[in-house]
The prediction has a mean pLDDT of 83. A computed fold for a 95-nucleotide RNA from a Planctomycetota bacterium, annotated as Glycine riboswitch aptamer. The organism belongs to Planctomycetota, within Bacteria. Of the family's consensus pairs, 90% are formed in the model.

RNA sequence: AACGUGGCUCGGGGAGAGAUCCGGCGGAAGUGCCGGGCGCCGAAGGGGCAAGCGCGACGCGCGAAACUCUCAGGCAGAAGGACCCGGACCGCGAG
Numbered sequence: 001a002a003c004g005u006g007g008c009u010c011g012g013g014g015a016g017a018g019a020u021c022c023g024g025c026g027g028a029a030g031u032g033c034c035g036g037g038c039g040c041c042g043a044a045g046g047g048g049c050a051a052g053c054g055c056g057a058c059g060c061g062c063g064a065a066a067c068u069c070u071c072a073g074g075c076a077g078a079a080g081g082a083c084c085c086g087g088a089c090c091g092c093g094a095g
Stems, first nucleotide, its partner, number of pairs: 003093005009087005018038001020037006039075003045071001046069003052062004
């Protein structure tokens, strides 16, 4: 220096589901905000466990996800968004 890998950051791509109903606030009107109700979504985050492994063993523990639950979040747009691609920087592989 190149490559791989982890972190962080920047840029690009990025799905799903009511522009729902009622009340209040505001306002010229609308967007919007607060509270309540019903219906939905899964790809921030969070919870759950299979094979397998372990143990002083018929019980206990460890144990993944895009699976699952929907707590949280979301259901026009915006924002967010797992994940993918690319760049910079830092660490490790590393001698």
Its Rfam family is "Glycine riboswitch aptamer". Rfam's curators write: This family represents the bacterial glycine riboswitch. Rfam links the family to the GO term glycine biosynthetic process.